This is a predicted structure of a 103-nucleotide RNA (TPP riboswitch aptamer (THI element)) from Desulfacinum infernum DSM 9756. The source organism's lineage runs through Bacteria, Thermodesulfobacteriota, Syntrophobacteria, Syntrophobacteraceae and Desulfacinum infernum. The prediction has a mean pLDDT of 75.
[in-house]
């Protein structure tokens, strides 16, 4: 000194899918609660998790396309397309300059 990396603190942004069982409401090819299965960091109400412009966290397109699945953004495409949170501080760490001492 702070481009990269890591940690902590503060600030900001974001997401509640799908299937099965039981019960209740309601009679619809519905809704709610509890338990369990799947993917995932997270399927939530919070002391969590992820992301903050060097932005693929997340949203839109999208009731999209292909594949796969009991089923589902499950996987890939779309796509570095459009949008998206002003981040800040401290420390670690790394790097540099100068001065001094010794060899």
């Nucleotide at each position: 000194g702070c481009g990269a990396u890591c940690g902590c603190c503060a600030g900001g942004g974001g997401g509640c899918g799908u299937c099965c069982u039981u019960u209740c409401c309601c009679c619809g090819u519905g809704g709610a609660a509890a338990g369990g299965g799947c993917u995932g960091a997270g399927a939530a109400g919070u002391c969590a998790c992820c992301c903050c412009u060097c932005g693929a966290a997340c949203c839109u397109g999208a009731u999209c396309c292909a594949g796969g699945u009991c089923a589902u953004g499950c996987u890939g495409g779309c796509g570095g397309a459009g949008g998206g949170a002003u981040u800040g501080g401290c420390g670690a760490g790394c790097g540099g300059a100068u001065c001094g001492a010794g060899a």
It was read from a public genome assembly, where an Rfam model found it.